[in-house]
Bacterial RNase P class A from Actinophytocola sp., 400 nucleotides, folded computationally. RNAcentral holds the sequence, with entries from ENA. It is recorded under the gene name rnpB. Of the family's consensus pairs, 97% are formed in the model. NCBI's taxonomy places the organism under Bacteria, Actinomycetota, Pseudonocardiales, Pseudonocardiaceae, Actinophytocola.
RNA sequence: CGAGUCGGCAGGGCGGUCGCGGCGGGCGGUGUCAACGACACGGCUCGCCGAGGAAAGUCCGGACUCCGAAGGGCAGGGUGGUUGCUAACGGCAACCCGGGGUGACCCGCGGGACAGUGCCACAGAGAACAGACCGCCUGGCGUGACCCGUCAGGUAAGGGUGAAACGGUGGUGUAAGAGACCACCAGCACCCCGGGUGACCGGGGUGGCUCGGUAAACCCCACCCGGAGCAAGGUCAAGAGGGAGUCCUUCGCGGGACUCCUGCGCAGGCGUUCGAGGGUUGCCCGCCCGAGCCUGCGGGUAGGCCGCUAGAGCCUGCCGGCAACGGCAGGCCGAGAUGGAUGACCGCUCACCGGCCGCGAGGCCGGGGACAGGAUCCGGCUUACAUGCCGGCUCGUCCG
Numbered sequence: 001c002g003a004g005u006c007g008g009c010a011g012g013g014c015g016g017u018c019g020c021g022g023c024g025g026g027c028g029g030u031g032u033c034a035a036c037g038a039c040a041c042g043g044c045u046c047g048c049c050g051a052g053g054a055a056a057g058u059c060c061g062g063a064c065u066c067c068g069a070a071g072g073g074c075a076g077g078g079u080g081g082u083u084g085c086u087a088a089c090g091g092c093a094a095c096c097c098g099g100g101g102u103g104a105c106c107c108g109c110g111g112g113a114c115a116g117u118g119c120c121a122c123a124g125a126g127a128a129c130a131g132a133c134c135g136c137c138u139g140g141c142g143u144g145a146c147c148c149g150u151c152a153g154g155u156a157a158g159g160g161u162g163a164a165a166c167g168g169u170g171g172u173g174u175a176a177g178a179g180a181c182c183a184c185c186a187g188c189a190c191c192c193c194g195g196g197u198g199a200c201c202g203g204g205g206u207g208g209c210u211c212g213g214u215a216a217a218c219c220c221c222a223c224c225c226g227g228a229g230c231a232a233g234g235u236c237a238a239g240a241g242g243g244a245g246u247c248c249u250u251c252g253c254g255g256g257a258c259u260c261c262u263g264c265g266c267a268g269g270c271g272u273u274c275g276a277g278g279g280u281u282g283c284c285c286g287c288c289c290g291a292g293c294c295u296g297c298g299g300g301u302a303g304g305c306c307g308c309u310a311g312a313g314c315c316u317g318c319c320g321g322c323a324a325c326g327g328c329a330g331g332c333c334g335a336g337a338u339g340g341a342u343g344a345c346c347g348c349u350c351a352c353c354g355g356c357c358g359c360g361a362g363g364c365c366g367g368g369g370a371c372a373g374g375a376u377c378c379g380g381c382u383u384a385c386a387u388g389c390c391g392g393c394u395c396g397u398c399c400g
Base pairs, nucleotide, nucleotide: 001396002395003394004393005392006391007390008389009388010387012349013348014347015346016345017344018343020050021049022048023047024046025045026044027043029041030040031039032038033037052371056382057381059380060379061378062377063376064229065228066227067226071285072284073283074282076225077224078223079222080221081095082094083093084092085091096110097108098107099106100105111220112219116218117217118214119213120212133159134158135155136154137153138152139151140150141149142148167185168184169183170182171181172180186210188207189206190205191204192203193202194201195200233306234305235304236303241262242261243260244259245258246257247256248255249254264298265297266296267295268294269293270292277289278288279287280286313332314331315330316329317328318327319326320325350369352367353366354365355364356363357362
C1' cells in the first nucleotide's frame, strides 16, 4: 500500500421567530354549594422535559393483572454437544466435535440407525445381511488338438454401472480366488494410563475381522411447558325498571324531589342438593363453586379517573472472571398521549456529490442528508438502512 475478516460509533449541529403535549411555581378570573372552604373550568407568566437503534416484525422469554383447590393420566407443543451467565428464553459467552477457508474467521434443527417402520430416482447383476453383466478357474460334450460354443460346478480379487457396491495397501496361499491367513493402516467393541469441571483429547493393549446412508422422514430417548392478556384489571358516574327511607304537595287517589340498595322488559326451555350451569389447556378421571342458567325479540349505556412510567433502569470508577456477566462505591431521573403532541420559516455551519477558478492552501455555484415514528414495560432474536468515521486480527506485496 492492497485485499479480507470481526467489532464499535454517528446518522446532522448552532442561533432566532411563531406554534404544540406533559409537569411544577407565581398572579388573576368564572361557576356550584348557605358559608369557612372544597370541587370543576379556563386566562397570563416563569422554569424543566418531549421518540428509535431499530420505535418495525409480533418470532421467543418474562415482569405485572385476572381466573384456577393449582392433582393425576392421555394428547399436544418446545428444546437437543458440554460448562457457565441471566428473572427467564429457542437468548448470550467460552469451549468440544464435524464441515468450509492459506489464514484471521465462518457455518451447524450437533442425542439415537443394534426399538421399529419407511425411502435411496435413473443406471446397474446387485442398494443391506444384496449380487453375477463383462470376466477368471475346473470338469464333460461338440474336435485328434487349439480357438470358439454349450452344460455343470467354483469364484467376487480385476473391469463396468452409480452419489454411494458389504474396509484399504502389500503379500502368503489357491485350480482360480476371497480377511481364508499374515504385516501395516482406518473403523468398531472391550480394558488400562495420562490431561480436562465436562463435552472430549492423547497414548497403550486385546479381538471378532468390519452387517451403508437418511431422523430439517415417521419414530425412540432426555429435559421443559396452567390459561388469558393493559381492549389485562380496578374504580366512579349514567341508565330504562324495581325496593326502602326522608321531605314537599293533594280532601283523597295520586304527583314531585333527595338519599341508599339493586340492576332492563317480554316469551320459551332446563334446574334448585337425585345439581342446570361454570372452573380446572384440548380430552378423561378426580376435585371445587353453585341457584340460577341458556335461547329468541325489544330497549339503555358505551363517559371520566387509576393502571401510566423510578425500573431485573442508566452512567462513571474499582475488584473478580478468558468472556458473557457479577460484586462494591458514587452520581443521574431523560414522552406518558387518548381522532392521539415536537411542526413551519429564516440565517450560519458540518459530512457527501458534481462543475468552475487556483501552483497550492483554498474560494465560488448548484444539488442533497438513509431506514424510519411510541401507547403497559423490560431481556432477546430477525428484517431495513443513503453516507461517514474508528479499532483489532489475517494474508499478499514493497521498503528499511